RNAcentral holds the sequence, with entries from ENA. This is a predicted structure of a 72-nucleotide RNA (transfer RNA) from a Lujinxingiaceae bacterium. Lineage of the source: Bacteria > delta/epsilon subdivisions > Deltaproteobacteria > Bradymonadales > Lujinxingiaceae. Rfam family: tRNA. The family's RNA type in Rfam is transfer RNA.
RNA sequence: GGCCCGUUAGUCUAGUGGUUAGGACUCCGGCCUCUCACGCCGGUAGCACGGGUUCGAAUCCCGUACGGGCUA
Numbered sequence: 001g002g003c004c005c006g007u008u009a010g011u012c013u014a015g016u017g018g019u020u021a022g023g024a025c026u027c028c029g030g031c032c033u034c035u036c037a038c039g040c041c042g043g044u045a046g047c048a049c050g051g052g053u054u055c056g057a058a059u060c061c062c063g064u065a066c067g068g069g070c071u072a
Stems, first nucleotide, its partner, number of pairs: 001071007010025004018055001027043005048064005
């Protein structure tokens, strides 16, 4: 350099075009406890970036960035 794959919250992860983007851990608040932990209840926070297609895009297409793999 060429080709392929990936990028969703602080971390991990589900989501093949329409419903509120779902779950776990963390974090915050409450209950419980003498206190902490455990447990229970509730809450905050997310589609890498820029374009395109579409009535409608996390999802399809193109480019860029970053990461990984194969190859010369």